Model confidence (mean pLDDT): 78 of 100. Predicted 3D model of a 145-nucleotide RNA (c-di-AMP riboswitch aptamer (ydaO/yuaA leader)) from Planomicrobium stackebrandtii. NCBI's taxonomy places the organism under Bacteria, Bacillati, Bacillota, Caryophanales, Planomicrobium.
[in-house]
RNA sequence: ACCUUUUAUUCGCUGAAUCUUUUGAGCGGGGAAACCAUUUUCAGAUAGUUACAAGCUAUCUUGGGGUAAAUCUUACAGAUGUAAGAAGGGAUACUCUCAAUUCCUAAUCCGACAGCUAACCUCGUAAGCGUUGUUGCACCAUGCA
Numbered sequence: 001a002c003c004u005u006u007u008a009u010u011c012g013c014u015g016a017a018u019c020u021u022u023u024g025a026g027c028g029g030g031g032a033a034a035c036c037a038u039u040u041u042c043a044g045a046u047a048g049u050u051a052c053a054a055g056c057u058a059u060c061u062u063g064g065g066g067u068a069a070a071u072c073u074u075a076c077a078g079a080u081g082u083a084a085g086a087a088g089g090g091a092u093a094c095u096c097u098c099a100a101u102u103c104c105u106a107a108u109c110c111g112a113c114a115g116c117u118a119a120c121c122u123c124g125u126a127a128g129c130g131u132u133g134u135u136g137c138a139c140c141a142u143g144c145a
Base pairs, nucleotide, nucleotide: 011130012129013128014127018025019024026125027124028123029122030121031120036115043061044060045059046058047057048056049055063113064110065109066108067107071086072085073084074083075082076081087105088104089103090102091101092100
């Protein structure tokens, strides 16, 4: 390095992300009337189509919006960044609350476009972490020779 065989998981945490074996259930998200509310980005670039333009299609983002706790302010700084504060969120092993301690405040999607919103339409059901046990490996320590 390759092949074969055997084997085992326990209890928890973040999260909507579990159960079930079916034209699924449960949980969670988005769009979408009336009523109410609201008062402005008729955006820009590249490519394709077209003789050109307009229009249409594709890609991108500075406006706007969505999921999420993941926003805002100040100062420094070298663009990404760092620190502090406010605000928001998690954990400390029955549940809830208080106190204290401690940690996090990311990422990503839509692509000019969406307020609320019944019917209706549609989407997700992931990912990650700690711990018990089992089996190995590595390193280190001690003792003896």